[in-house]
């Protein structure tokens, strides 16, 4: 320079008229208007998918039910976020073997996993096939054991042949998936039957690690099937509601009506669906029909808040100095027009370089904060494998 | 802003994870009739809303997007 990953920061600039929303400060008692100063969208403000903080429900209890999480370490206010790390898969490509097309090991950067438990129970495994879970025998192997028929001999027995009951699971076949592999013995065929190395499971034991787990050696032929994003079983966590929570003012009407339950033997309701248990509890509750406002004010924007240095950590992250104040709208502000420059894509002058035209994303705050997911024109700047060229 | 639901033939809705996803309307030949309707019989008709993932297999179960609907505020 190629080719492959990976991460992170930006998200068009100046400049001038005209505008919109809040903030201060002025003028006049004051609203209303003027002036003047300074501020006014994003990394996703989305989706609302999770965690939290805040209000309210008297406390925010027990138990079943009910959701939800899942390696193991660790950050945090919390989490299904992150970071280490272990385990599985992928995955440019090397080796191995055997030989025309597979098999088997390793394995760069980096990617991906809702990744507890299937030798607790229980369900399901269509079609195909014999046969799908303490399985089978379709086709094929055997005729050693029992028995029956033919044929031939050296006839109370042999050998061949066929069937019957049988025996076997090497091999064909089916399948997502068929109860290890290869060899060797072993048998009538044949099988972990036995034995030898492989693989994997299981107990023990040592060694290394906070730990998941890695490594090693001994014993046992145990060979054990998927599926828990099915049911369940284990560990662990969670009370509801949601800023239209919730307070105070103001204004208006009819403070009505119906049904149903009730007044301390206690309705109903609040604290989760059910109980329990405690609370509230009487011109009372609830549910329907009906009226009436659709105004202001608090919450409301300084925070688990940004930036920078330093110290500790492998990191996330934390501790600590310093600095900064950075939108608060409510039928809802944050906008438009011109100029000039930047990138980018075309087209013409036949170059250097000009002119002209087009295009510059996704998307717009609604208490607030921490993820994560989705959308996104593009610019840039790190890093990390490999291969090839020069020095 | 908050909360909750729903997407399967033109239309209305069924569908335990297991053949090629059904039913009724409606369309379309045919038969019935003089001729329509009704009624018989037969056929077309599907991105099961889109994408990823579990699983031997997904409309079904998990995730994520798109579109769609439905609820709410105070006063007495």
């Nucleotide at each position: 320079g190629g080719a492959g990953g990976g991460g992170g920061u930006u998200g068009c600039g100046c400049g001038g008229c005209c505008g919109c929303c809040g903030g201060c400060g002025u003028g006049u008692u004051a609203c209303a208007c003027g002036c003047g100063c300074g501020g006014g969208a994003g990394g996703a403000a989305a989706g609302u998918c999770c965690g939290g903080g805040c209000u309210c429900c008297a406390c925010a209890g027990a138990g079943c039910g009910g959701g939800g999480u899942g390696g193991u370490g660790g950050g945090u206010a919390a989490c299904g976020c992150c970071c280490a790390c272990c385990g599985g898969g992928g995955g440019a490509g090397c080796c191995c073997u055997c030989c025309a097309g597979g098999g088997g090991g390793c394995g760069a950067a980096c990617c991906c996993c809702a990744g507890g438990g299937a030798a607790a129970g229980u369900g399901c495994c269509a079609c195909a096939g014999a046969g799908a879970g303490c399985a089978g025998a379709c086709c094929g192997c055997c005729u050693a054991c029992g028995u029956c028929c033919c044929c031939g001999g050296u006839u109370u027995c042999c050998g061949g042949g066929g069937g019957c009951c049988g025996g076997c699971a090497a091999g064909g076949g089916u399948g997502a998936a068929a109860c290890g592999g290869u060899g060797a013995g072993g048998u009538a065929a044949g099988a972990g039957c036995u034995c030898a190395c492989c693989a994997g499971c299981g107990g023990c034991c040592c060694g290394g690690g906070u730990g998941a787990c890695c490594g090693g050696g001994c014993c046992g032929g145990c060979u054990c099937g998927g599926u828990a994003a099915a049911c369940c079983c284990c560990a662990c966590c969670c009370g509801g509601a949601g800023c239209a929570a919730g307070g105070c003012c103001a204004a208006a009407u009819a403070g009505g009506g119906a049904a149903g339950c009730g007044c301390c033997c206690g309705a109903g309701g609040g604290c989760u669906g059910c109980u329990c248990g405690u609370c509230c509890g009487a011109u009372g509750c609830u549910u329907c029909c009906g009226g009436g406002u659709a105004g202001g004010c608090c919450g409301c924007u300084c925070g688990a808040g940004g930036c920078c240095g330093c110290g500790g950590g492998c990191a996330a992250c934390c501790g600590u100095g310093g600095u900064c104040c950075u939108a608060g709208a409510u039928g809802a502000a944050u906008g438009g027009c011109c100029g000039c420059g930047g990138c980018c894509c075309c087209g013409c002058c036949u170059u250097c370089g000009g002119c002209g035209g087009g295009g510059u994303a996704c998307a717009g705050a609604a208490c607030c904060c921490g993820g994560c997911u989705u959308a996104c024109a593009g610019a840039c700047c790190c890093c990390c494998u490999u291969c090839g060229g020069c020095u | 802003g908050g909360g909750c639901c729903c997407a399967u033939a033109g239309c209305u809705c069924a569908g335990c994870g297991g053949u090629c996803a059904g039913a009724g309307c409606c369309g379309c030949c045919g038969g019935c009739u003089c001729a329509u309707a009704a009624c018989c019989g037969g056929c077309u008709g599907g991105u099961c809303c889109c994408a990823g993932g579990u699983u031997c297999g997904a409309a079904u179960c998990c995730u994520g997007g798109u579109g769609g609907g439905c609820c709410c505020a105070c006063c007495a």

Two RNAs folded together computationally: RNase P RNA and transfer RNA, 467 nucleotides in total.
Its mean pLDDT, the model's own confidence on a scale to 100, is 76.
It holds a member of the Rfam family "Bacterial RNase P class A". Rfam classes the family as a ribozyme.